RNA sequence: AAUGAACGUUGGCGGCGUGGAUUAGGCAUGCAAGUCGUGCGAGAAAUUCCAGCUUGCUGGGAUGGACAGCGGCGAAAGGGAGAGUAAUACGUAGAAAUCUGCCCUCAGGACUGGGAUAGCGUUGGGAAACUGGCGGUAAUACCAGAUAAUGUCUUCGGACCAAAGGUGUGAUUCCGCCUGAGGAUGAGUCUACGACCUAUUAGCUAGUUGGCGGGGUAAUGGCCCACCAAGGCGACGAUGGGUAGCGGGUGUGAGAGCAUGACCCGCCUCACUGGGACUGAGACACUGCCCAGACAUCUACGGAUGGCUGCAGUCGAGAAUCUUUGUCAAUGGACGAAAGUCUGAACAAGCGACGCCGCGUGCGGGAUGAAGGCCCUCGGGUUGUAAACCGCUGUCAGUUUGGAGGAAAGGUCUGUGAAGAGCAGGCUAUGACCGAUCUUCAGAGGAAGGACGGGCUAAGUUCGUGCCAGCAGCCGCGGUAAGACGAACCGUCCAAACGUUAUUCGGUAUCACUGGGCUUAAAGAGUCCGUAGGCGGCCAUGUAGGUCAGAUGUGAAAUCCCACAGCUCAACUGUGGAACUGCGUUUGAAACCACAUGGCUUGAGGAAGAUAGAGGUGAGCGGAACAGAUGGUGGAGCGGUGAAAUGCGUUGAUAUCAUCUGGAACACCGGUGGCGAAAGCGGCUCACUGGAUCUUUUCUGACGCUGAGGGACGAAAGCUAGGGUAGCGAACGGGAUUAGAUACCCCGGUAGUCCUAGCCGUAAACGAUGAGCACUAGCUUGAGGGGACCCUCACAUCUUCUCGGACGUAGCAAAAGUGUUAAGUGCUCCGCCUGGGGAGUAUGGUCGCAAGGCUGAAACUCAAAGGAAUUGACGGGGGCUCACACAAGCGGUGGAGGAUGUGGCUUAAUUCGAGACUACGCGAAGAACCUUAUCCUAGUCUUGACAUGCUUGAGAAUACCUCUGAAAGGAGGUAGUGCCUUCGGGAGCUCUUGCACAGGUGCUGCAUGGCUGUCGUCAGCUCGUGUCGUGAGAUGUCGGGUUAAGUCCCUUAACGAGCGAAACCCUUGUCACUAGUUGCCAGCGCGUCAUGGCGGGGACUCUAGGGAGACUGCCGGUGUUAAACCGGAGGAAGGUGGGGAUGACGUCAAACCCUCAUGGCCUUUAUGACUAGGGCUGCACACGUCCUACAAUGCGGCAUACAAAGGGAAGCAAACUCGCGAGAGCAAGCAAAUCCCAGAAAGUAUGCCCCAGUUCGGAUUGCAGGCUGCAACUCGCCUGCAUGAAGCCGGAAUCGCUAGUAAUCGUGGAUCAGCAUGCCACGGUGAAUAUGUUCCUGAGCCUUGUACACACCGCCCGUCAAGCCACGAAAGUGGGGUGCGCCCGAAGUCGCCAAGCCAACCUCGUGAGGCAAGAGCCGAAGGUCAACUCGACAAUUGGGACU
Repeated sequence: AAUGAACGUUGGCGGCGUGGAUUAGGCAUGCAAGUCGUGCGAGAAAUUCCAGCUUGCUGGGAUGGACAGCGGCGAAAGGGAGAGUAAUACGUAGAAAUCUGCCCUCAGGACUGGGAUAGCGUUGGGAAACUGGCGGUAAUACCAGAUAAUGUCUUCGGACCAAAGGUGUGAUUCCGCCUGAGGAUGAGUCUACGACCUAUUAGCUAGUUGGCGGGGUAAUGGCCCACCAAGGCGACGAUGGGUAGCGGGUGUGAGAGCAUGACCCGCCUCACUGGGACUGAGACACUGCCCAGACAUCUACGGAUGGCUGCAGUCGAGAAUCUUUGUCAAUGGACGAAAGUCUGAACAAGCGACGCCGCGUGCGGGAUGAAGGCCCUCGGGUUGUAAACCGCUGUCAGUUUGGAGGAAAGGUCUGUGAAGAGCAGGCUAUGACCGAUCUUCAGAGGAAGGACGGGCUAAGUUCGUGCCAGCAGCCGCGGUAAGACGAACCGUCCAAACGUUAUUCGGUAUCACUGGGCUUAAAGAGUCCGUAGGCGGCCAUGUAGGUCAGAUGUGAAAUCCCACAGCUCAACUGUGGAACUGCGUUUGAAACCACAUGGCUUGAGGAAGAUAGAGGUGAGCGGAACAGAUGGUGGAGCGGUGAAAUGCGUUGAUAUCAUCUGGAACACCGGUGGCGAAAGCGGCUCACUGGAUCUUUUCUGACGCUGAGGGACGAAAGCUAGGGUAGCGAACGGGAUUAGAUACCCCGGUAGUCCUAGCCGUAAACGAUGAGCACUAGCUUGAGGGGACCCUCACAUCUUCUCGGACGUAGCAAAAGUGUUAAGUGCUCCGCCUGGGGAGUAUGGUCGCAAGGCUGAAACUCAAAGGAAUUGACGGGGGCUCACACAAGCGGUGGAGGAUGUGGCUUAAUUCGAGACUACGCGAAGAACCUUAUCCUAGUCUUGACAUGCUUGAGAAUACCUCUGAAAGGAGGUAGUGCCUUCGGGAGCUCUUGCACAGGUGCUGCAUGGCUGUCGUCAGCUCGUGUCGUGAGAUGUCGGGUUAAGUCCCUUAACGAGCGAAACCCUUGUCACUAGUUGCCAGCGCGUCAUGGCGGGGACUCUAGGGAGACUGCCGGUGUUAAACCGGAGGAAGGUGGGGAUGACGUCAAACCCUCAUGGCCUUUAUGACUAGGGCUGCACACGUCCUACAAUGCGGCAUACAAAGGGAAGCAAACUCGCGAGAGCAAGCAAAUCCCAGAAAGUAUGCCCCAGUUCGGAUUGCAGGCUGCAACUCGCCUGCAUGAAGCCGGAAUCGCUAGUAAUCGUGGAUCAGCAUGCCACGGUGAAUAUGUUCCUGAGCCUUGUACACACCGCCCGUCAAGCCACGAAAGUGGGGUGCGCCCGAAGUCGCCAAGCCAACCUCGUGAGGCAAGAGCCGAAGGUCAACUCGACAAUUGGGACU
């Protein structure tokens, strides 16, 4: 885009079309083929006349013409359907051996007779249908004779063959009849070509193919028969199977094509199923006949009848397809002389939005941008000029009126005319149905929906829902913020329709003729030979099959196209043209293809000479190694592995020497070397043999290339038979390994491997690249020949032919790549492919001894499977490098007791969060109440504990008291009456009423901001421009060095730049300057028992400001003259001096909604707020982090020395007194370099302890106290006395640390009323080790593989369990189809027979002629045997798909 459509929602009008596609299933009822009285006889009803008479009957005549009959023509047309048919069909173009009623033209004819028979009358049978006897009758019915050619036959002499009349007063004349010739129309027959699928159908055929002679037919012909011959068809697809009416055309498409064959037209075929003939011009006959069968109807049971695939209609089946209408008015048909009759053909109407076309549902104005709806950032926006409202119009439908046209033939009269033909004119009859157009009335009045809105694809917002409900053409959407579901609003597209489904074509170059491919995506056969076929070198001549051109015939009409015209337009229709790309005939051309003839040498082949080679086959020979045997030596192990064991060995192994035997394979040479078609071929020699190359250019003269079928060869394994068997070695045995180990490793070992003869016929049989020919840049290398150069030889060089490689230009390619050995450019031929799986499976066939090979599907299922390349990530891949990563060390954890956190358990509650590293002495720098939370129990409040605004009422504010209660709260009372004022009131505050709202540590960290952890202080992460690539991307950022570093240098299609690194900042280490109080005190004084206590001083320490200093700067070496590294000097410090702060792009949907902020949701007398008490501290247990220990490098006692950094007013607190002590009392000083906390401890010195559960260790418990605080019961800290548990250095495993570090020692601070073994900070003492980078962990760069990309915690395979789906096999069961054989054999044609029957004729008979009956051939249906083939079903079974 389309449809004979269907379904869903909706539906105003008209025109033109169209409508049983399925069950060629069954049919009630009515109609669809009759007509002619001018062919014939007879003639009812009715009317009329006459006669008779028993006055209502009989007889006769006339008019009249029904029903039926004889006869003629028609019924073979028209109408319907597509079952069958793959060719007896159809289409196109031809052909000759034919017939043809009615029609036209021409020629001729029509004489004389005869006998019957329907109807009718009468009488039988039968339920009916129907049928019999007797009698008589007509014809354009029938028969005989005559006539007889231009007819037919012919032996060429001859013989034979016809007729009908009618109308009319009247017929040569009108209508008919007979014969012949021609035409037209129609039909029959033949030939060639064209047109579906299937080879898992390859051979078919006996009347088969042909001939001779007959028969038959309208006619040719095996159409039929007798005889003779053995042919005919087939890979250009016979035969068989499946499907199907064919064409003009129709749909689509740019075309070529592909699909289709409704309506209309042509042809064919069919008419309940099968068979058959009759009649006829024509049929083997839709509404004729006979027979058989099925079905149905009637029946008196004896019989009889029927055929809608005609028009309507009905049932059934189905998604689905109409009225039992009107009329012959028109067009056409049959009959008729005609009028006319008949006509479900036809014309009309009805039903159906089924299709196409047209029209309408109003037009103009109208902003307060109304109301309502929807959204909202609350400002507004949108629906929307849309509505209302104002003005106007009147199509369609409705109502009223008239009515053009479709109608002219016909009849009749007149004229013309030879005519009754024809023509002209007047008058006149005829419309089933439709109704153009005009007119009347009223009023915007009666007339809009459907689908869609994530992308493709025009058009979006809100709400609801929450992987539910649902959507979906493909991708996909939905798991609490859905533009995708549902609804609303808004929008988009079409519009009396809009969508959906089905189907066809297109897009699709996705079967590729036009117009595709095959290295890796599907696809080159394993290789060669060769048949048919296809294709094929140069020259000349001819022919004309192909080809080209002209002419001509045909290509029906309709359709398509163009022009014009008719309906108001259009659809629709008419007229004309063009076209129908085809086929035939004919004329011409001769380039090319083809064919014929003759020639040529370049393709191809032969010859001569020479050469290389693991080319093949057979025979013989050889050495090394191996194994075995025999003997010698020898004496305990050997062998094997990662390590072992099995195994061998004192019966002497392994090792070694000698000799012998055996089989297999041939080291070195050996090489991207050679040969071969491929498979493949490797010691040496001989014989036989295939091919190749070079040279000469001697011969033949296109002999060529490819190759469907076919044939041959064809690794390894395997099979058959016979040999052989050293080594190796499937299966198998044993030993190991392992969770297991039907494996990898080891010890053995059969088949096999080897030979001979045969089979198999496959491989990643690979260059994953078919064969041949030609052309298209090079450079380089290997192998085999020839030539040139050179006086000659050799080498070298140059050149030529052939074979084998590497790199590479153009081109090609999706890229990788390929690139004269093409995957480039062309030609020829063959093979193969068409999404993945199912599946190289099933089935059939065929080959094979078998294994199995070749050929080779479908159902079903998925939306991918696949190729090449890119970036990452990953690897029990590689290279380089780093880190307390390992190693080397020191000290710990894991065992004990305790502290603390977590899990678990418990509980009314044990609030919440954090979970490998990166949760667990974490949020919490401090839970007795408070803190503290929807933690629990109980009691209370409701505009609220807190904020703002409005509002009612009252009161200043404020202070205080009483009752009740655990408190909060509740109830009540007293005091007090302020400031401004225009005296009305107002401001502020408190209480109170109501409304907005407050509040939430409620949920979502997977809606977020912000902040943080981690990789990681690792060296990375990017950008601009340029370049390369189709692109993703690459380059830069790689490489060589170097560094802590993408730090720097060099190279370089890159050049630069940014964020990181470094530096800048703080601190510490040295020096100098400045400044000296509360700090310091060398020198000078004063004072004290003594002390910077005092006067003074700035020297020193120190304090705190601003400076200096370190930069690979200098020297030597190494390195590329570089960057840099190594060593050294100087220096307080040396190669980033130490430490800190500082954390790139990003990752983990990492953590936090309980810091804060915040979207959405939830809650509102509660999830908010207040109070009391309890809980967060609960304890069979498990884990993390710590403290203290286990002791003698120690513990305890006594004595004694040296810090730093901090804190202090609701504070730090000296001194003094009391207390064993914690502490208490009193109290100086100090808002601090001044006073206080404050005693540093380890250390040093000394004496004791003597290896023990102790003078170690301190848990636990008892008693007595102290402090803080409303309050130490749950549940604080401290002190004294007493008690004195586990623990004697810790399994697997695991942590920290590289120097002022680890270890060890003490000190201070934050939080804090009180409470630290935690955290943060401070100083004292002060080590050991690092050979190094194999390994463990993590990280960086380069490279490689990848089927991974939520990225190895990835992906993914198979069995098994269950459900379900389709398919295969299957003992068989039950059907369909096909042909063959046999039996039976209806109707009927044909010939035979005919003793029975018969009017026409005759010579009158046993005549001629005809017929019945009979038998025969054939023959439908039926029966039957075996077979082939196709569906269905099937216990069981097999694999496959999905979940």